[in-house]
């Protein structure tokens, strides 16, 4: 780096430490940021995978991960349905894909 697979509408500091100017994957938007971005370190959520546990669930949260603004923040292709239009189209709403994110399991 490729595949296969589960999940992705909840949940986690609103005076916590160093840091200091960037972030929210990409695109196009709207946002978050000096009442301080990323990032480190504690905290905290959640239990995917081991391990306890149990006849099997449930549990625990010991060990790898993982998460810790906003639905995966919207949206990117297609498809329904309302509504505005003579039309072309457009607006909202839900849906299917894409894509991405994170665990497992495999080349």
């Nucleotide at each position: 780096u490729u595949c296969u697979u589960a999940u992705c509408a909840a949940g986690a500091g609103c005076a916590g430490g160093c840091g200091g100017a960037g972030g929210g994957a990409c695109c196009a938007g709207c946002c978050c940021g000096a009442u301080g971005a990323a990032g480190c370190c504690c905290g905290g959520c959640a239990a995917c995978c081991g391990g306890c546990g149990u006849a099997a669930c449930a549990g625990c949260a010991c060990g790898g991960u993982g998460c810790u603004a906003a639905u995966u923040c919207u949206u990117g292709c297609g498809g329904a349905a309302a509504c505005a239009g003579c039309a072309a189209u457009g607006u909202u709403u839900c849906u299917g894909a894409g894509a991405g994110a994170u665990g497992a399991g495999a080349g």